[in-house]
RNA sequence: GUGACUGUAGCUCAAUAGCAGAGCGCCUGCCUGUGGAGCAGGAAGUAGCGGGAGCGUUACCCGUCAGUCACC
Numbered sequence: 001g002u003g004a005c006u007g008u009a010g011c012u013c014a015a016u017a018g019c020a021g022a023g024c025g026c027c028u029g030c031c032u033g034u035g036g037a038g039c040a041g042g043a044a045g046u047a048g049c050g051g052g053a054g055c056g057u058u059a060c061c062c063g064u065c066a067g068u069c070a071c072c
Base pairs, nucleotide, nucleotide: 001071002070003069004068005067006066007065010024011023012022013021018055026042027041028040029039030038048064049063050062051061052060
């Protein structure tokens, strides 16, 4: 340089164009002699960024940024 894939909560990842979720972690309470485990509750997202199509987008299209892989 060329092509492809990925980008969503602190981490790992879901979600058929129609209310943004789960697990782990974190916080609070209960339980316990303490801790862990268990139980109950809670916080945390302008969905990488910008634009377009569309009644409506995390999901489609274009550009851009970052990462990964292959080729040269």
Predicted 3D model of a 72-nucleotide RNA (transfer RNA) from a bacterium. It matches the Rfam family "tRNA". Rfam's curators write: Transfer RNA (tRNA) molecules are approximately 80 nucleotides in length. It is annotated as a transfer RNA.